The RNA shown here (c-di-GMP-I riboswitch aptamer) has 77 nucleotides and comes from a Pirellulales bacterium.

């Protein structure tokens, strides 16, 4: 450095649901809460799903749907 992902260590994140807030909406934010996650860190590039306006489609949402890109902890190997 790369691969790999432990009956390991230190940690990390936070589904559903609830409260409040934002948004036409999908959904997002904050707090609580843990279903789980070796990238459940980040990116809307490809596919997909969803929303809005209405239809030569366009704009938006989802990274915890899949693929890809990029960064990162540890080392039974």
């Nucleotide at each position: 450095c790369a691969a790999c992902g432990a009956c390991a260590a230190a940690g990390g994140c936070a589904a559903a649901c609830c409260a409040c807030c934002u948004g036409u909406g999908a959904a997002g934010g904050u707090g609580g809460g843990a279903c789980g996650c070796a990238a459940a860190g980040c990116c809307a590039c490809g596919g997909g799903u969803c929303u809005u306006c209405g239809g030569u489609g366009a704009a938006g949402a989802c990274a915890g749907c899949c693929g890809g890109g990029u960064u990162g902890c540890c080392g039974c190997u």

The sequence was found by an Rfam model in a public genome assembly.